[in-house]
């Protein structure tokens, strides 16, 4: 250089062809339960979807730019 891929909650992923209030599970806080604690059980906080821009009544989804990683192909040394 050329090409592909990922990026959503602290971690790991989920969102079927754009649709009404973005969800799981672990974790974390509170609570039952216990002599404490652990496991179980109830709850509860936590995210405007890398980052800007565009379409569109409506964008995590689609196009257009940047970043950040990983994979491939190629140049030079």
């Nucleotide at each position: 250089a050329g090409g592909g891929g990922u990026g959503u909650a602290g971690c790991u992923c989920a969102u079927c062809u754009g649709g009404c209030u973005a969800g799981a599970g672990c974790g974390u806080c509170g609570g039952u339960c216990u002599c404490c604690a652990a496991a179980a059980c109830c709850g509860a906080a936590g995210g405007u979807a890398g980052g800007g821009g565009g379409u569109u009544c409506a964008a995590g989804u689609c196009c257009c730019u940047c970043c950040a990683c990983c994979c491939c192909u190629g140049c030079c040394a």
This is a predicted structure of a 77-nucleotide RNA (transfer RNA) from a Candidatus Saccharimonadota bacterium.
Lineage of the source: Bacteria > Bacteria candidate phyla > Candidatus Saccharimonadota.
Its Rfam family is "tRNA". Its family is annotated with triplet codon-amino acid adaptor activity in the Gene Ontology. About the family: Transfer RNA (tRNA) molecules are approximately 80 nucleotides in length. It is annotated as a transfer RNA.